RNA sequence: CGGCGUACCUCGGGGUGCCCGGAUCGGGCUGAGAUGCAAUGUGCGAACCCGUUGAACCUGAACCGGUUAAGACCGGCGGAGGGAAGGUAUCCGGGUUCUCC
Numbered sequence: 001c002g003g004c005g006u007a008c009c010u011c012g013g014g015g016u017g018c019c020c021g022g023a024u025c026g027g028g029c030u031g032a033g034a035u036g037c038a039a040u041g042u043g044c045g046a047a048c049c050c051g052u053u054g055a056a057c058c059u060g061a062a063c064c065g066g067u068u069a070a071g072a073c074c075g076g077c078g079g080a081g082g083g084a085a086g087g088u089a090u091c092c093g094g095g096u097u098c099u100c101c
Base pairs, nucleotide, nucleotide: 001093002092003091005090006089007088008087009086010085011051012050013049014048017029018028019027020026021025035045036044037043038042057082058081059080063076064075065074066073
């Protein structure tokens, strides 16, 4: 000086759904995460995940195929488009200078 990874600090981004029933409730499903309060077409938190080597998340999409009691679940789409970063430490690699042999 450069660079994957990892850890920490600060900052930021994001989603919170679906199914069934006797339906302000109860039960179930997937997942890291399906939440609480307020009041309103939203806001503030908690937890979780992600931050450009970016599938966290959004659009396409009330999409297509499969699965299921049902499904928004799985896969395709996707070498498509968008999408939020700085520092420190460690580690790795390279260069220069000085000293000694």
TPP riboswitch aptamer (THI element) from Pseudothioclava nitratireducens, 101 nucleotides, folded computationally. The sequence was found by an Rfam model in a public genome assembly. Rfam family: TPP riboswitch aptamer (THI element). On this family, see Rodionov et al., J Biol Chem 2002: "Comparative genomics of thiamin biosynthesis in procaryotes. New genes and regulatory mechanisms". NCBI's taxonomy places the organism under Bacteria, Pseudomonadota, Alphaproteobacteria, Rhodobacterales, Pseudothioclava. Model confidence (mean pLDDT): 77 of 100.